The RNA shown here (small-subunit ribosomal RNA) has 1461 nucleotides and comes from an uncultured bacterium.
[in-house]
RNA sequence: GAGUUUGAUCCUGGCUCAGCCUGAACGCUGGCGGCGUGGCUAAGACAUGCAAGUCGUACGGGUGUAGCAAUACAUCAGUGGCGAACGGGUGAGUAAUGUAUCGCUAACGUGCCCUUCGGUUUGGGAUAGCCGUCCGAAAGGACGGGUAAUACCGGUUAAGACCACAAUCCCGCAUGGGAUGGUGCUCAAAGGGAAACCGCCGAAGGAGCGGGCGAUAUCGUAUCAGCUAGUUGGUGAGGUAACGGCUCACCAAGGCGACGACGCGUAGCCGGGCUGAGAGGUCGGCCGGCCACAUUGGGACUGAGACACUGCCCAGACUCCUACGGGGGGCUGCAGUAACGAAUCUUCCGCAAUGCACGCAAGUGUGACGGAGCGACGCCGCGUGGAGGACGAAGUUCUUCGGAAUGUAAACUCCUGUCAGGGGCAGCCAAGUUCUGAGGCGCCCCAGAGGAAGGCACGGCUAACUCUGUGCCAGCAGCCGCGGUAAGACAGAGGUGCCAAGCGUUAGGCGGAAUCACUGGGCUUAAAGCGUGUGUAGGCGGGCGGGCAAGUACCUUGUGAAAUCCCACGGCUCAACCGUGGAACGGCUGGGUAUACUGCCUGUCUUGAGCCAGCUAGGGGCGACCGGAACAGACGGUGGAGCGGUGAAAUGCGUAGAUAUCGUCUGGAACGCCAAAGGUGAAAACAGGUCGCUGGGGCUGAGCUGACGCUGAGACACGAAAGCCAGGGGAGCGAACGGGAUUAGAUACCCCGGUAGUCCUGGCUGUAAACGAUGAGCACUAGCUAGGAGGGGCGUAGGCCCUUCCUAACGGAGCGAAAGUGUUAAGUGCUCCGCCUGGGGAGUAUGGUCGCAAGGCUGAAACUCAAAGGAAUUGACGGGGGCUCACACAAGCGGUGGAGCAUGUGGCUCAAUUCGAGGCAACGCGAAGAACCUUAUCCUAGGCUUGACAUGGUCGGAUUAGUUCCGUGAAAGCGGAAUGACGCCUUCGGGUGGAACGAUCACAGGUGCUGCAUGGCUGUCGUCAGCUCGUGUCGUGAGAUGUCGGGUUUAGUCCUUCAACGAGCGAAACCCCUGUCUUUAGUUGCCAGCAUUCAGUUGGGGACUCUAGAGAGACCGCCGGUGUUAAACCGGAGGAAGGCGGGGACGACGUCAAGUCAUCACGGCCUUUACGCCUAGGGCUGCACACGUGCUACAAUGGGUCGGACAAAGGGACGCGAACGCGCGAGCGGGAGCAAAUCUCAAAAACCGCCCCCCAGUUCAGAUUGCAGGCUGCAAUUCGCCUGCAUGAAGCCGGAAUCGCUAGUAAUCGCAGAUCAGCUAUGCUGCGGUGAAUGUGUUCCUGAGCCUUGUACACACCGCCCGUCAAGCCACGAAAGGGAGGGGCAUCCGAAGUCGCCACACUAAGCGGGCGCCGAAGAUGAAACUCCUGAUUGGGACUAAGUCGUAACAAGGUAGCCGUA
Repeated sequence: GAGUUUGAUCCUGGCUCAGCCUGAACGCUGGCGGCGUGGCUAAGACAUGCAAGUCGUACGGGUGUAGCAAUACAUCAGUGGCGAACGGGUGAGUAAUGUAUCGCUAACGUGCCCUUCGGUUUGGGAUAGCCGUCCGAAAGGACGGGUAAUACCGGUUAAGACCACAAUCCCGCAUGGGAUGGUGCUCAAAGGGAAACCGCCGAAGGAGCGGGCGAUAUCGUAUCAGCUAGUUGGUGAGGUAACGGCUCACCAAGGCGACGACGCGUAGCCGGGCUGAGAGGUCGGCCGGCCACAUUGGGACUGAGACACUGCCCAGACUCCUACGGGGGGCUGCAGUAACGAAUCUUCCGCAAUGCACGCAAGUGUGACGGAGCGACGCCGCGUGGAGGACGAAGUUCUUCGGAAUGUAAACUCCUGUCAGGGGCAGCCAAGUUCUGAGGCGCCCCAGAGGAAGGCACGGCUAACUCUGUGCCAGCAGCCGCGGUAAGACAGAGGUGCCAAGCGUUAGGCGGAAUCACUGGGCUUAAAGCGUGUGUAGGCGGGCGGGCAAGUACCUUGUGAAAUCCCACGGCUCAACCGUGGAACGGCUGGGUAUACUGCCUGUCUUGAGCCAGCUAGGGGCGACCGGAACAGACGGUGGAGCGGUGAAAUGCGUAGAUAUCGUCUGGAACGCCAAAGGUGAAAACAGGUCGCUGGGGCUGAGCUGACGCUGAGACACGAAAGCCAGGGGAGCGAACGGGAUUAGAUACCCCGGUAGUCCUGGCUGUAAACGAUGAGCACUAGCUAGGAGGGGCGUAGGCCCUUCCUAACGGAGCGAAAGUGUUAAGUGCUCCGCCUGGGGAGUAUGGUCGCAAGGCUGAAACUCAAAGGAAUUGACGGGGGCUCACACAAGCGGUGGAGCAUGUGGCUCAAUUCGAGGCAACGCGAAGAACCUUAUCCUAGGCUUGACAUGGUCGGAUUAGUUCCGUGAAAGCGGAAUGACGCCUUCGGGUGGAACGAUCACAGGUGCUGCAUGGCUGUCGUCAGCUCGUGUCGUGAGAUGUCGGGUUUAGUCCUUCAACGAGCGAAACCCCUGUCUUUAGUUGCCAGCAUUCAGUUGGGGACUCUAGAGAGACCGCCGGUGUUAAACCGGAGGAAGGCGGGGACGACGUCAAGUCAUCACGGCCUUUACGCCUAGGGCUGCACACGUGCUACAAUGGGUCGGACAAAGGGACGCGAACGCGCGAGCGGGAGCAAAUCUCAAAAACCGCCCCCCAGUUCAGAUUGCAGGCUGCAAUUCGCCUGCAUGAAGCCGGAAUCGCUAGUAAUCGCAGAUCAGCUAUGCUGCGGUGAAUGUGUUCCUGAGCCUUGUACACACCGCCCGUCAAGCCACGAAAGGGAGGGGCAUCCGAAGUCGCCACACUAAGCGGGCGCCGAAGAUGAAACUCCUGAUUGGGACUAAGUCGUAACAAGGUAGCCGUA
């Protein structure tokens, strides 16, 4: 820096990624070289070889060679010397006995090396080896004899050293140190050699090395808070190279600890490495310094040095040999082995170099070291070729089929020669004159592109995209997340990107993470202020002056090893690597200077703080006493049936007299009005009145003290309610409990009762959403207003001004994520304390502590999630609010739901009952016409396969289209026969051509799937009034404003105000029909007047009706009122019509993954002798049922017979069909007229008039059925319509529920049309006739609009979400117990060994033996701690679709939440 919480936003906050690094490991791959590096695990066990020897110039001897021999040379074991304490390995232990830095040692040592001085004399006795005898398997040993030394011992000498005594001088931080000279005591030595020399002894000094001491620094844990008997100190003694309680005896009672003792866990420390801008974090492998260790534990010996890696003794475990008696061993040296493990090498070469040991030297030894080997383990370098080469081969991939990409890549042409390969030659590592090379390096020549490229990624972060396969499968994944049929995320392929002999992954460190914040964070609401105060330690602290110089600053000194890092230069061809020099090494120490600030000492001051005096307000606290109202109870009076309670009731009380009312008495608790935004207190909290005791505050004055202050870890005190203990008290209220209701249930909400409790006294508890969710103190930084407690001034009374403290509201700057805060800060600073570090697990477990208990305080982890959160925004929603609409309700009229039938749907059935539509918004819907057709992958059956239909290619031949006929068949089809067109050319023989036909290839076809891949169209919210934009402004931003407010409207309609001003899509208007008038035009329409055959028939007429063109008209225009002057509203006039006149068309942004792949179109998938096509028959009409929509009724406002009247809008040529005739009728015959204002369908019906019916299942109703007919059609059996006669069913107005309608509307009456051969139409679309009632209301139901409010919702309440139970899985706690471990304590036993003692033995020293103290391992015991395990048990986390309820989020339907029972 990025990703990730949201619909979006800002913030908080966690998780995750990109970087660098590694002693690595794993996967795939692998050409060469250089330099490095390589058992991180089992400090577990080790076969084998090697890793420390050397000296014959210390000594005697053995063996071999030469020599006659003396002897010489070589070699070997031994005595002796030096070394073996270095070098090499490892990190177990160790939190200080360590390490680092700086000091000290006046408290010390020192072999080999260097310097100086001095010395090196005289004796002695042994003992290995060797010889002999013997024991033993071995290891090894015993006895006897004899031998040498630079081995061992005695004497002499003593410069000098040590010690003692006394003196003088000098010095130091204390004890003290040094110098000078005197006396006394004690103490040395080794020789070898070719005589170059090498040794030996004493003393002093040096260098280097070591011992000891101190200061400072050095991990986690307080869920370790107290630890300590040699403990702390003293005196004396012992011991040591040396100080010391190091050890011992005695005495004293100290010592350490919150600046973390003691305990537990972890760990070698450092130079340095990695990372980081730095500060820091993390690490301590390689190299270097220190420490520790060497199979485990203990111990000493030798020595200059050890308590000794490859020495010794003892004990233990393990292992090996054994003759069973007894012995041996120690790779954490180099190689190597098995084992462990994700994992780490050769049983290599050489002492040539460097270094070390020994030696006079030559030299010897050296798994130190120098090299090589193995491992891409790391870093660095090189190569796998270079140039040319097509609008671009092949292959492959993609494709819109045109092409594009791979790609100059290849081929091909011309070159080059690193590395690897072959051959040849001289040097270097060799210094220093010769000699010495394990191993490595260099130069030249040769041939030939040959032998040498992979890994990972490609959804975002993050650089790099397509196709195919797969279909929540298989799989991917670092986080977010991909995969459920078009996946750039899985798998493969092509392509691309990034690195490259490597590339990725995993693990780990740092970074990013300012996510523990010193640099550099926070705490009102996100995690976070202790409930409040008093106060200890600590931290911090007013003005002026003086002193000191600890902090601080500057200068300087020593140190800060080397390596590393950095710079410069240099060496390997470069680099890695290496060399030389410099710088640096942030630190520590010594000295000096300065004195502003801090500190310390001291003097002084008054403003901080306190005291004093006066005044003052107050529910501040404690105690005692008193009061009235209400309530309850008791008694009495009146009274007489109810009271009480609720949404409604019931339980309850009451004729044994309640409730109500009056009087008297008793009891307990709480104190109305005053009362408030009010007062007091540290908080909790405090309210009737009076009295007493008592704490604190404010103001005024400026008299006193003189910084006496602030904060405050621990500590102590106070601390609502509930709760606990003891004793009282108990009216009302009231957990638990009982009853009544409510309810699906109701362990609740409501009601009737009611115990603890609530009250008092004493004691405990110690928690609350103990809140201003805001710690305390001081200072500073705009205001305005109000309340409370005071003071001062002016003025005269209405008040005004100044000032201190407290309490509030508003608000500026600033701050803040925002909300907000804002002199009472959440502003600006300082001081101190407390607290936070993702959510869940969990304030849980465990430990500790407090409590009588309940429980409090302190307080985790495993595991799990990719978030959990804060504030604000826009929506949506609310059994939130306000305003306003709608046949939404109400008012009213008529229906549905009941009956019969029609029709659609579900269901059932069936070979099939094709498909779709599914709350509103599917269900007389697609279908405005299913007997065949229609008609479908609906079923059964028969057939066709380039196809019923389109286009194209190739081939064929004259066979063709059409017509007719035959066979078969249900038809389709199949088979066959006859006839026979067409264009052009023509020599009339024919040729040729397109279409057609046949064959074949491409392809056609599909009402097959996906409406959740789509276009188009449609429904719905909704004809609702909304939905947006530009610019500006406001806000960090989402967004807001505009569009809100006040009016008004059907309307975001208009007006007005306004940080908005404008605009768009909608509304309205423009369009159509209708209502009035004018005008134009009068045929097929009309007829007032005129004529007429009397029918607008004709003449005629345009007046009227009407027709259909064009206009007019209505605009709140006029008047009055209301209103803001406005918009507009109300009333009126005029007018055919009045406040959008009525109706229609017209449907904003969007919602429902709404509907439709079966109207059509279309992506993908599927099918292709079938899911295509043709045909026959059946089905879509099936019927126990259920629902929707309708029709007809149930009758008298009716039914029936007869007579009479009035429409509009439509249709008509494969048509409408008049008159007339026949038939009871359907209809038939008939054919005039009419492509229609002319003819026709055609009668309109309700209505009107006369008459009948008389309330009845009827003269209502018409289902059903029978018979007889008619019509259409190829055909009415499944399955049409109509007519007549007969039959006459249910039904007497319809439960819960529910629908439509506000006027020419409902209701009622008929007419027409589309589709159509016909018709199941009662449907649908239109038309007119007759023609109401009710409501001027918005409480409720439903839906909608605007504003506002709450929200944990945003798939948006059909939302979200809680707990038990059931299932699976995981980790954890408890638990009778069981097991293991480390450390300590006590007792017993007691090895080796030092020390001490000894009467024993042998002695030259001394050794052995015995005894004693201490003492490792071991045994036993009691406790504490840690870990593992444990039947069972407890809660917790997680897990698409389990159970029960509904707790929370909207007043969540009883507001929620906190503490408590």

Model confidence (mean pLDDT): 83 of 100.